Context: one part of a larger RNA
Molecule: small-subunit ribosomal RNA, 3' major domain
Organism: uncultured bacterium
RNA sequence: UGACGGGGGCCCGCACAAGCGGUGGAGUAUGUGGUUUAAUUCGACGCAACGCGAAGAACCUUACCAAGGCUUGACAUCCUGUGACAGCUAUAGAAAUAUAGACUUCUUAGUUUACUAAGACACAGAGACAGGUGGUGCAUGGUUGUCGUCAGCUCGUGUCGUGAGAUGUUGGGUUAAGUCCCGCAACGAGCGCAACCCCUAUUGCUAGUUACCAGCGCGUAAUGUUUACAAGUGUCACACGGUACUGCCGUUGACAAAACGGAGGAAGGUGGGGAUGACGUCAAAUCAUCAUGCCCCUUAUGUCUUGGGCUACACACGUACUACAAUGGCCUGAACAGAGGGAAGCGAAACUGCGAAGUUAAGCGAACCUCACAAAGUACGUCCCAGUUCGGAUUGUAGGCUGCAACUCGCCUACAUGAAGUUGGAAUCGCUAGUAAUCGCAGGUCAGCAUACUGCGGUGAAUACGUUCCCGGGCCUUGUACA
Numbered sequence: 001u002g003a004c005g006g007g008g009g010c011c012c013g014c015a016c017a018a019g020c021g022g023u024g025g026a027g028u029a030u031g032u033g034g035u036u037u038a039a040u041u042c043g044a045c046g047c048a049a050c051g052c053g054a055a056g057a058a059c060c061u062u063a064c065c066a067a068g069g070c071u072u073g074a075c076a077u078c079c080u081g082u083g084a085c086a087g088c089u090a091u092a093g094a095a096a097u098a099u100a101g102a103c104u105u106c107u108u109a110g111u112u113u114a115c116u117a118a119g120a121c122a123c124a125g126a127g128a129c130a131g132g133u134g135g136u137g138c139a140u141g142g143u144u145g146u147c148g149u150c151a152g153c154u155c156g157u158g159u160c161g162u163g164a165g166a167u168g169u170u171g172g173g174u175u176a177a178g179u180c181c182c183g184c185a186a187c188g189a190g191c192g193c194a195a196c197c198c199c200u201a202u203u204g205c206u207a208g209u210u211a212c213c214a215g216c217g218c219g220u221a222a223u224g225u226u227u228a229c230a231a232g233u234g235u236c237a238c239a240c241g242g243u244a245c246u247g248c249c250g251u252u253g254a255c256a257a258a259a260c261g262g263a264g265g266a267a268g269g270u271g272g273g274g275a276u277g278a279c280g281u282c283a284a285a286u287c288a289u290c291a292u293g294c295c296c297c298u299u300a301u302g303u304c305u306u307g308g309g310c311u312a313c314a315c316a317c318g319u320a321c322u323a324c325a326a327u328g329g330c331c332u333g334a335a336c337a338g339a340g341g342g343a344a345g346c347g348a349a350a351c352u353g354c355g356a357a358g359u360u361a362a363g364c365g366a367a368c369c370u371c372a373c374a375a376a377g378u379a380c381g382u383c384c385c386a387g388u389u390c391g392g393a394u395u396g397u398a399g400g401c402u403g404c405a406a407c408u409c410g411c412c413u414a415c416a417u418g419a420a421g422u423u424g425g426a427a428u429c430g431c432u433a434g435u436a437a438u439c440g441c442a443g444g445u446c447a448g449c450a451u452a453c454u455g456c457g458g459u460g461a462a463u464a465c466g467u468u469c470c471c472g473g474g475c476c477u478u479g480u481a482c483a
Stems, first nucleotide, its partner, number of pairs: 001483002003480003007477007015467002019431005026322008034313002042053002064308007073129001077128002079125005088101005106119005131297002134295003140291002142286003145282001147280001152191006158167003171182003197274004202242003208236001211233002215229001245268001248262005324424001328383003332379002340371003345364002350359003390421001395416007437459007
């Protein structure tokens, strides 16, 4: 000087407390451990591994296993020779591949043509080499997590100390903040904080189609709706601006910084949200994104193919979904979003089917057409507290879709079947407002496959006395058998 203390002081955080809803019990989904296996590829392991890499394992992917093949190789450059190759058909084979057949006979330049040269491609040969998701993340780059969006981390000059170092950065106030003020052997500065950026809340103006829409006409049994004309821009979409700064008033305060209350205002004290992550810590994670040193393999640890496996199953754990019902289940009617996607795509309407879906097919590269009926909610009815008209696992049969192909191993539909489960022990998690809870919708991945993930809106709470205690963190101070 740090680190540590079941030392002290001050302060903060859904840390506790006050509340609301969960997990832990059930079934299922998914990940992990374990076990099994020819293989169940590999990585990730307290917080900070375990719906994680994987934004989607039937084949492919795929790295694993079995079997069948290849050896200058699936891929790249160089040399020599030959020639088109590919595709098609037949045979053998699980395919990779092998053999045969007919058809086919590349491009450019020079040259009258023949021919010559070059290039692309294919085959054969020779070796230099290729190749490796093989090892080492404790050899590395790059990237990332974490403490933590915590308020800290340092430097120059000066001064003090023999020196390691100290001071500044401590102190009195204040702040979300090393934020600001005052004081002070310090005076300044840098990286962080804040601001500058994006979305959102209010408003002015520009521009007005595919958006919105008064009126008139046509049309309808009627509410509606449609077409044309067309005034316009309240909503809305685009760009550029304004607005909030403790600016104003009062009180408190050291006449400071600031705090508290108030006015005006759409919004008030960082308005709400996002992006943004200092010096560093954990030899933290990643050699399997990629790059890369060294080591290792080279008729195999490379590479091609078929099939299997990654989907196993006594069990244990994590994360979710669905429930156990009446604030509910079921039937029918009619209502209200936002944000997105669409061409090998989205697919209206009509018809067929109980349905998944099919047939035909309009429109739309989309403020135009379409996915697309939002669902909770609401109105009428029914059930009457039951293992039920709760719950939907499991299983049977018949079908649909995608795709060479759904047996291992996909999703969906109809009918039938109708497990467990009656609110969950010890323990433990999230959340302070348009939040929790609850309800649907969309997207990426994607041929197909979503209870996951990422977004979007609808409905919409309770509670916070407070800082004694638990956990984590910041500053000062004290002790030390620690470095």